[in-house]
Context: one part of a larger RNA
RNA sequence: UUGGGUUUAAAGGGUCCGUAGGCGGACUGAUAAGUCAGGGGUGAAAUCCUAUAGCUCAACUAUAGAACUGCCUUUGAUACUGUUAGUCUUGAGUGAGAUUGAGGUAGCUGGAAUGAGUAGUGUAGCGGUGAAAUGCAUAGAUAUUACUCAGAACACCAAUUGCGAAGGCAGGUACCAAAUCUCUACUGACGCUCAGGGACGAAAGCGUGGGAGCGAACAGGAUUAGAUACCCUGGUAGUUCCACGCCGUAAACGAUGAUUACUCGUUUUUGGGUUCAAUUGAGAACUCAGAGGCUAAGCGAAAGUGAUAAGUAAUCCACCUGGGGAGUACGGCCGCAAGGCUGAAACUC
Numbered sequence: 001u002u003g004g005g006u007u008u009a010a011a012g013g014g015u016c017c018g019u020a021g022g023c024g025g026a027c028u029g030a031u032a033a034g035u036c037a038g039g040g041g042u043g044a045a046a047u048c049c050u051a052u053a054g055c056u057c058a059a060c061u062a063u064a065g066a067a068c069u070g071c072c073u074u075u076g077a078u079a080c081u082g083u084u085a086g087u088c089u090u091g092a093g094u095g096a097g098a099u100u101g102a103g104g105u106a107g108c109u110g111g112a113a114u115g116a117g118u119a120g121u122g123u124a125g126c127g128g129u130g131a132a133a134u135g136c137a138u139a140g141a142u143a144u145u146a147c148u149c150a151g152a153a154c155a156c157c158a159a160u161u162g163c164g165a166a167g168g169c170a171g172g173u174a175c176c177a178a179a180u181c182u183c184u185a186c187u188g189a190c191g192c193u194c195a196g197g198g199a200c201g202a203a204a205g206c207g208u209g210g211g212a213g214c215g216a217a218c219a220g221g222a223u224u225a226g227a228u229a230c231c232c233u234g235g236u237a238g239u240u241c242c243a244c245g246c247c248g249u250a251a252a253c254g255a256u257g258a259u260u261a262c263u264c265g266u267u268u269u270u271g272g273g274u275u276c277a278a279u280u281g282a283g284a285a286c287u288c289a290g291a292g293g294c295u296a297a298g299c300g301a302a303a304g305u306g307a308u309a310a311g312u313a314a315u316c317c318a319c320c321u322g323g324g325g326a327g328u329a330c331g332g333c334c335g336c337a338a339g340g341c342u343g344a345a346a347c348u349c
Stems, first nucleotide, its partner, number of pairs: 004320003007303002012317001014200004021193003025088007033081002035077008049065006091190001092187003095183006103176003107173003110154001114150008125136002162169002205246004213239002218234004257316006265294012298305002322349003331342004
């Protein structure tokens, strides 16, 4: 390379947008580039293959044939692909109406809790644990009442729920966007995927401001043979939070790329629609778009999966090729740094 694979054995890019490229719905005409057929030219000789012959055989050699699967040219064919002209509506999109949701952003705002401050009541403990101690407290704590301040998170509702491309998203309100359903009014293939590229991207971390609670490091008290831990009392960075700018990684997981079509059933649920039933009853059937459980066939090494496929097919991208060395070294690019991306070999089993 051919071939085989990628849930768990090596292997799906963290996610989306999108350029080049690859692939692409139905019908009609033209063309004849690809494609197919015929003719002509060329495809040196040797080699290879077949047959026969010559050296005693063979290697070797000679003769003849075939072949040289290619290229050029010409005459035709037109199913498919391409190109071109036109038409269509089912793919895709637009419009109208309706609905839905923790979708996003930013300002404002709410109550409970926590901590702090001031004042009042009040007196000897509080706190903590398996038990204690460190700690706090007669300079009046804990408890309780009133007022004030601060920052962060939003009980119940709450769910096998919902939304978002993923990361993720939960008090209320304002603004912005989206999806789904119904109608089938409009455009008429405008589509799918996507190397390079761009945007977003948990947590931690970095640079400058805020800091209630929690809390790496650290200090102390316990436990223990020891205890650089688990438990307790404190507590810095940090979180969280904001603003701006970096970082660009995760078991970024469904360990399952995207899109399209097809393939028994059953049950639950979310958002719509239609029909039927029903007015004290809150359903039944069908259907579109999601989210779950079980399962037939099939698939699978099995576990399992099974219309949300890991089934049957098609297109495009990414990735894998024994373990270690190693996601290391070197080089390059990016970063303030931490480090990230790309990514070997010797050697060894």